[in-house]
Molecule: FMN riboswitch aptamer (RFN element)
Organism: Ensifer adhaerens
RNA sequence: CGUUGUUCUCAGGGCGGGGUGUAAUUCCCCACCGGCGGUAGCGGCCGAAAGGCCGAAGCCCGCGAGCGCCUCAGGGUUUCACCCUUGGGGGUCAGCAGAUCCGGUCAGAUUCCGGAGCCGACGGUCACAGUCCGGAUGGAAGAGAGCAAGC
Numbered sequence: 001c002g003u004u005g006u007u008c009u010c011a012g013g014g015c016g017g018g019g020u021g022u023a024a025u026u027c028c029c030c031a032c033c034g035g036c037g038g039u040a041g042c043g044g045c046c047g048a049a050a051g052g053c054c055g056a057a058g059c060c061c062g063c064g065a066g067c068g069c070c071u072c073a074g075g076g077u078u079u080c081a082c083c084c085u086u087g088g089g090g091g092u093c094a095g096c097a098g099a100u101c102c103g104g105u106c107a108g109a110u111u112c113c114g115g116a117g118c119c120g121a122c123g124g125u126c127a128c129a130g131u132c133c134g135g136a137u138g139g140a141a142g143a144g145a146g147c148a149a150g151c
Stems, first nucleotide, its partner, number of pairs: 003149008016030004031131002033120002035063004042055005058118002066096002068093001069090008100116005122134003
């Protein structure tokens, strides 16, 4: 230095003002927020140079959680199936998995600069939620360290 194994730690932000109304942080107007890896012509640092290191996209390529789907088990129905419900498992099941254009610069940009847009699981709720409450003191993409083996 890279590889494999293993342990530990960490790993999400946001409703402020006004309106309507019996009732809304859920509707309407103005506002606010942006997980992880990759890419990257931007930025920072180092270097004489070649170059190196670090950071950089919500809407480019993927991933995660969640929903769906499949499956197993318990419960509810007299019983079996269907169905309903609760929980476990499956990510090579992948259906939902969201959402960007215009102008400029350039050899080259959906990443830079300028402008205008758009998107956001499920359940709950005196009325519809990206921002409230809940599953969640959970899980997890991954990140960082320690140890061991091998080169």